This is a predicted structure of a 76-nucleotide RNA (transfer RNA) from an Actinomycetes bacterium.
RNA sequence: GCCUGGGUAGCUCAGUCGGCAGAGCAGCGCAUUCGUAAUGCGCAGGUCGUGGGUUCGAGUCCCACCUCAGGCUCCA
Numbered sequence: 001g002c003c004u005g006g007g008u009a010g011c012u013c014a015g016u017c018g019g020c021a022g023a024g025c026a027g028c029g030c031a032u033u034c035g036u037a038a039u040g041c042g043c044a045g046g047u048c049g050u051g052g053g054u055u056c057g058a059g060u061c062c063c064a065c066c067u068c069a070g071g072c073u074c075c076a
Base pairs, nucleotide, nucleotide: 001072002071003070004069005068006067007066010025011024012023013022019056027043028042029041030040031039049065050064051063052062053061
C1' cells in the first nucleotide's frame, strides 16, 4: 500500500424491507431477609466512530476520513 470484518448504553452484543434505538450484565432505588448473597419489581444511562451526500425520513444506502482485528504484497 491492497483486501475482509468490526466501531450502537460503563462492559459484552442484537437491531428484520430505510419508518418510535434495544437486551443481558454492571450501577441506583424499593421489596424480600436477623443480616448478606440470591431472587423479584422499578429507575437511570445513547453526538449509533467523524464529516459530508441521497431521501419526506438514515444505526441501516453512497463517498471520504479516523480507529480496532485479521489476511496479502513490496522492501532497491

Its Rfam family is "tRNA". It is annotated as a transfer RNA. From the family's description: Transfer RNA (tRNA) molecules are approximately 80 nucleotides in length. Taxonomically the source falls in Actinomycetes (Bacteria, Bacillati, Actinomycetota).